[in-house]
Molecule: transfer RNA
Organism: Suberites domuncula
RNA sequence: UGGUGUUUAACUCAGUUGGUAGAGUGUUGUAUUUACGCUACGAAGGUCAAAAGUUCGAAUCCUUUAACACCAA
Numbered sequence: 001u002g003g004u005g006u007u008u009a010a011c012u013c014a015g016u017u018g019g020u021a022g023a024g025u026g027u028u029g030u031a032u033u034u035a036c037g038c039u040a041c042g043a044a045g046g047u048c049a050a051a052a053g054u055u056c057g058a059a060u061c062c063u064u065u066a067a068c069a070c071c072a073a
Base pairs, nucleotide, nucleotide: 001072002071003070004069005068006067007066010025011024012023013022019056027043028042029041030040031039049065050064051063053061
């Protein structure tokens, strides 16, 4: 310098052909227990890395940027 891939909850990761943002772990409330733990039922927690565009509608499509990883030179 060129190319490829990744970026989604505190952590690890899903998300199908563009149509209301999800799981596990963790945190927390209640029940249970003498108490803790386990278990059951709930809750909170997200500008989907950033910006712009297309669209009635974008995590998803187009463009640019940033961080990280890899390949080639």